[in-house]
Context: one part of a larger RNA
RNA sequence: GAAUUAACGCUGGCGGCAUGCCUAACACAUGCAAGUCGCACGAGAAAGCCCGGUUCGCCGGGCGAGUAAAGUGGCGCACGGGUGAGUAACGCGUGGAUAAUCUACCUCAUUCUGGGGGAUAACGCACCGAAAGGUGCGCUAAUACCGCAUAACCCGGUUGAAUUUCGGUUUGAUCGGUAAAGGUGACCUCUUCAUGAAAGUUACCGGGAAGAGAUGAGUCCGCGUCCCAUUAGCUUGUUGGUGGGGUAAUGGCCUACCAAGGCUCCGAUGGGUAGCUGGUCUGAGAGGACGAUCAGCCACACUGGAACUGGAACACGGUCCAGACUCCUACGGGAGGCAGCAGUGAGGAAUAUUGCGCAAUGGGGGAAACCCUGACGCAGCGAUGCCGCGUGAGUGAAGAAGGCCUUCGGGUCGUAAAGCUCUGUCAAGUGGGAAGAACUGUCUUAGGGCUAAUAUCCUUAGGGCUUGACGGUACCACUGAAGGAAGCACCGGCUAACUCCGUGCCAGCAGCCGCGGUAAGACGGAGGGUGCAAGCGUUAUUC
Repeated sequence: GAAUUAACGCUGGCGGCAUGCCUAACACAUGCAAGUCGCACGAGAAAGCCCGGUUCGCCGGGCGAGUAAAGUGGCGCACGGGUGAGUAACGCGUGGAUAAUCUACCUCAUUCUGGGGGAUAACGCACCGAAAGGUGCGCUAAUACCGCAUAACCCGGUUGAAUUUCGGUUUGAUCGGUAAAGGUGACCUCUUCAUGAAAGUUACCGGGAAGAGAUGAGUCCGCGUCCCAUUAGCUUGUUGGUGGGGUAAUGGCCUACCAAGGCUCCGAUGGGUAGCUGGUCUGAGAGGACGAUCAGCCACACUGGAACUGGAACACGGUCCAGACUCCUACGGGAGGCAGCAGUGAGGAAUAUUGCGCAAUGGGGGAAACCCUGACGCAGCGAUGCCGCGUGAGUGAAGAAGGCCUUCGGGUCGUAAAGCUCUGUCAAGUGGGAAGAACUGUCUUAGGGCUAAUAUCCUUAGGGCUUGACGGUACCACUGAAGGAAGCACCGGCUAACUCCGUGCCAGCAGCCGCGGUAAGACGGAGGGUGCAAGCGUUAUUC
């Protein structure tokens, strides 16, 4: 000099963009942060309103409503969000391998979707319990569950051919094995004629099988990746082989047997420290230091362990066990996990609102409307940083008053002020502002596709209606010049900037050299000056 997720002191006008627990991976009150689908399914209220009757107690019916809440089932909850504890490791980075693998949803093309069965929740009844919750009996449905049929494709066995790096690959024949689920709308026909049911057609949404792709993931390998030798030897599933098991898959991953190996001064083993990277800071560079925000990967979710479900987890807001802690209890027993967003206590030099909205972008569910989304978009707080703007402009005296200095002549603050003439940024006040951020959605019209069809559905184009948290915000106009906006550090040398007074080795200063003991440019004050400026200094840390 540059830099910082900074803090502290003094000071502080506005805006834009960023950024904000570095410490206790300490403990957490409260609210919210993951749901959705009635076009899979069985069932299904109440308040309230209306009508009729009434012995005025009420009774019956309709709407509310096939709505709400609950349940079965499907998909999602493995994403998104947080943190950096652990980890010196194939964790990360980079380059490869997978002939050793999987991949829900999505895209493309193919094919199938037949016919049965038994339950169970909800619910009802009975019961146990303070609660959390549970037990027995009975009833019922499905795209829930289980057989059967069918197998183009697929999987396994046998066998033939081609090819081969002799492991396999491709292809043919044959035997065996493995699957499914329906829903909605419309049309048409029939029967009943309020309407419900059945057959058919069609569109859309689904379901099964195998294929290709896309995406995501698993596994393996080469190289690179901090300090200590005042850590020199380490290892028995250890190193390798065979058989078996296990996995989507290779492998001591596991197991039985066999062999006795494997690593190491090119640093094994042990100890310490640490998430890694893109990058950030600094530097002419080489290098050094760092790894906040943003992005990629990893790891973790009170501590330790385990599996279940699933395409994927050994799962932050799932389950089970153990532990510590907190809470409830009728003492028998139960409940909980902010390293999600806010917020609280504690710790600390130190770090924000228990805000608004799903309008946009993105995500989950749904055919859609739509619902959910503390992701996200915004607003609030903090000079924490960077950037921009302002605190007025012009004119105005041989120079007011006042302060300071003085050789007492004067000098200086100083065109500075006052005064006069202007401008109108910003703040404040008043008025305007429906600009853009909107795409979408729905209705309708027209054309085309599908079709038996003018239904439905898909697509394109035009028109109407409709959706904004921010926000009465940005922006614009008017008024308006003191009336609302300058401080901080320094002035001995390094280092830009000097005098007076006070003090008298005292009080004090100080980054280094050093100042102070009666004329201190170095202490304290004043005037003046210098440097930066909504900041200026100090401290800490890095180069």